[in-house]
Order: sequence, then structure tokens, then C1' cells
RNA sequence: UUCAUAUCAGGAGUAUGGCGAGAGCACUGGCUUUAUGACCCAUCAGCAACCCUUAGAGAUAAGUAGGUGCUAAAUCCAGCCAAUAGUGGAAACACUAUGUGGAAAGAUAAGAU
Repeated sequence: UUCAUAUCAGGAGUAUGGCGAGAGCACUGGCUUUAUGACCCAUCAGCAACCCUUAGAGAUAAGUAGGUGCUAAAUCCAGCCAAUAGUGGAAACACUAUGUGGAAAGAUAAGAU
């Protein structure tokens, strides 16, 4: 890099230091956030429990020493297909709404390559 699998409505920072303008993956449209210093980096603290540890035949339960991960908002929301409701229309269909279902994309983990 690629492949398939699992999970993604919960949880956890108004911390200290550095930097100095954007940030929320990319694009589009929204909506937020940010000089009361975001994002990012380091340290500390914490959350979670994929790997892991312990018990067990297993299902599973408990734990957090270690490897990752994470600590605004549902993966912030939508985009594609459908469902339901409403409006318009003779119909085909169009538009709008919905924390509805799925896909796609993405993130993370442990594998394979």
C1' cells in the first nucleotide's frame, strides 16, 4: 500500500508549557468552533477495553502492568438508494421533512499481504 473482519447514539481535559490561524479527513452545501489562543506538538491527567492479563472446557466475567486508540458537537449533519409523512401534479414524477433503514466514504483495532 492493498484485502477481508469487528466496532463507531456511550465515556473521558475550562490542566501545564510551546506555537500563532485557522479547525471540524478530502470535495460541495449547511452548521459549529477559534486571539477568553483553537488545530497541532510535548508533559501530566483521564476514558475505553481491540490486542493483552487473570479465571473458565466454553459462553462469559473481572482487570488495566503493557501495545494501540480516544478525551466539542451521532463519524457534527447532509450528498447515493430506499422507507414514512406532507405539498404540488391527471399521471409520470418533483420538492420538503424525518437522531428511519441501507450503501458509499472515513476513523480505530487486531490479522493477512

A computed fold for a 113-nucleotide RNA from a Candidatus Nomurabacteria bacterium, annotated as SAM riboswitch aptamer (S box leader). NCBI's taxonomy places the organism under Bacteria, Bacteria candidate phyla, Candidatus Nomuraibacteriota. The model forms 97% of the base pairs in the Rfam consensus. Its Rfam family is "SAM riboswitch aptamer (S box leader)". About the family: The SAM riboswitch is found upstream of a number of genes which code for proteins involved in methionine or cysteine biosynthesis in Gram-positive bacteria. RNAcentral holds the sequence, with entries from Rfam.